[in-house]
RNA sequence: CUCUUAUCUUGAGCGGUGGAGGGACUGGCCCUGAGAAGCCGCGGCAACCUUUGGACUUUGGUCUGAAACGGUGCUAAUUCCUGCAAAGCGGAUAUGCUUUGAUAGAUGAGGG
Numbered sequence: 001c002u003c004u005u006a007u008c009u010u011g012a013g014c015g016g017u018g019g020a021g022g023g024a025c026u027g028g029c030c031c032u033g034a035g036a037a038g039c040c041g042c043g044g045c046a047a048c049c050u051u052u053g054g055a056c057u058u059u060g061g062u063c064u065g066a067a068a069c070g071g072u073g074c075u076a077a078u079u080c081c082u083g084c085a086a087a088g089c090g091g092a093u094a095u096g097c098u099u100u101g102a103u104a105g106a107u108g109a110g111g112g
Base pairs, nucleotide, nucleotide: 001112002111003110004109005108006107007106008105013042014041015040016039017038021031022030023029025083027081028080043075044074045073048071049070050067051066052065053064054063055062056061079104084101085100086099087098088097089096
């Protein structure tokens, strides 16, 4: 970098350093000198990997509960909203709202 697959409206911040950006991208809308990103320390959340109980099973697995020393991850706003498509509603060729699906993205696990 890429492929497969699962999840993404829950949850969880302080200090030091640093000194102007950050929220992937688009358009919005936000956060930020009352201190952004990055880095460091110490916490925390969660339960993907991990350990383990139970039920079912076509023996491939499926469902459900518990634990948290370890490997990742995460710790403003639903993935902040949005983009593409469909349906519905309103309005009248504009455009707005709602829902669903897709795309994109993020993270884990496994593979190349």